[in-house]
RNA sequence: GGCAGGGUAGCUCAGUGGUAGUAGCGCACGCUUCAUAAGCGUGAAGUCAAGGGUUCGAUCCCCUUCCCUGCUA
Numbered sequence: 001g002g003c004a005g006g007g008u009a010g011c012u013c014a015g016u017g018g019u020a021g022u023a024g025c026g027c028a029c030g031c032u033u034c035a036u037a038a039g040c041g042u043g044a045a046g047u048c049a050a051g052g053g054u055u056c057g058a059u060c061c062c063c064u065u066c067c068c069u070g071c072u073a
Base pairs, nucleotide, nucleotide: 001072002071003070004069005068006067007066010025011024012023018056027043028042029041030040031039049065050064051063052062053061
């Protein structure tokens, strides 16, 4: 350089063209306990890598750029 895959919450990930994006862990608060742990409940936390395009509507489709991983010369 070429090809392929990926970038979504603090971390690991799911998701699909349709009002309004998941879960687990973690975090905060509460219940429980003499107290802690465990368990249960509630809650916060997302410019869906960036820009542009298609569309009535884009996290999803197309183009460009950036970053990561693998294969290859």